């Protein structure tokens, strides 16, 4: 320096290929309630998220461009 790839609740993740159905879905955490003598386990419930900037479009987590972090190929 050229080229892939990857960034979504606090953790881990799906959904992106094929724009709309979704106020992004699940697990675990975490808080509340119920049940329990007390923990714990078991149920119900809430709580939280699409790196950033702009473009396309009627409509963008999904398409394109830059750029920022993070892996990696060559050299």
């Nucleotide at each position: 320096g050229u080229c892939c790839c990857c960034a979504u609740c606090g953790u881990c993740u799906a959904g992106c290929c094929u724009g709309g159905c979704c106020c992004a879905g699940g697990a675990c955490a975490u808080c509340a309630g119920a049940u329990u003598u007390u923990c714990g386990a078991u149920c119900u419930g809430a709580c939280g998220a699409c790196g950033c900037g702009g473009g396309u479009u009627c409509g963008a987590a999904u398409c394109c461009c830059g750029c920022u972090g993070g892996g990696g190929a060559c050299g």
Overview:
This is a predicted structure of a 75-nucleotide RNA (transfer RNA) from a Candidatus Omnitrophota bacterium. Taxonomically the source falls in Candidatus Omnitrophota (Bacteria, Pseudomonadati). It matches the Rfam family "tRNA". Model confidence (mean pLDDT): 80 of 100.